Glycine riboswitch aptamer from a Planctomycetia bacterium, 95 nucleotides, folded computationally. The prediction has a mean pLDDT of 83. The source organism's lineage runs through Bacteria, Pseudomonadati, Planctomycetota and Planctomycetia. The sequence was found by an Rfam model in a public genome assembly.

């Protein structure tokens, strides 16, 4: 560090509209498409601080370029009753 199995695990419209589907019809579900609002903890973005390079004769500056975290950042993707997911995390076993 990586797997298995079990346990914990948050936020945000049960939002309106149109069309399929479950069904012949209501109610209910669920796809898909359009709208308007949001959330951050799959996964992905972007950045300090410090490091390395080049240039300016050397130091010191100073410009440029490259490396670099995150539960900060964006909100691409996901998500927004339950359920499934879920960073992260407990126990237990394996490489």
């Nucleotide at each position: 560090g990586c797997c298995u199995c079990g346990g914990g695990g948050a936020g945000a419209g049960a939002u309106c509209c149109g069309c399929c589907c479950c069904u012949c019809c209501c109610c209910g579900g669920g796809a898909c498409g359009g709208a308007c609002g949001c959330c951050g903890a799959a996964g992905g973005u972007g950045c300090a601080a410090g490091c390395g390079c080049u240039g300016g004769g050397a130091g010191c500056c100073c410009a440029g370029c490259g490396c670099g975290a995150a539960a900060c950042u964006c909100u691409c993707a996901g998500g927004c009753a339950a359920g499934c997911g879920g960073a992260c995390u407990c126990g237990a076993g394996g490489c």